The prediction has a mean pLDDT of 81. A computed fold for a 72-nucleotide RNA from a Patescibacteria group bacterium, annotated as transfer RNA. Rfam family: tRNA. By type it is a transfer RNA. It was read from a public genome assembly. NCBI's taxonomy places the organism under Bacteria, Bacteria candidate phyla.
[in-house]
RNA sequence: GCUCCUGUAGUUUAAUGGAUAAAACAUAGGCCUCCGGAGCCUAAAAUGCAGGUUCGAUUCCUGCCAGGAGCA
Repeated sequence: GCUCCUGUAGUUUAAUGGAUAAAACAUAGGCCUCCGGAGCCUAAAAUGCAGGUUCGAUUCCUGCCAGGAGCA
């Protein structure tokens, strides 16, 4: 330099183009307990960036960014 793949919550994964983007672990608060742990309840937290297509985009298209693989 070329080709391909991936990018969603703190982490790991979901979500045929259509309901308020779902869950587990973790975090915070509460209940319980002498304290802690476990258990139960509640809460906060995310679509890599910029455009395009569409009535509607996490999803499709383009460019860029980051990571990975292969070729040279």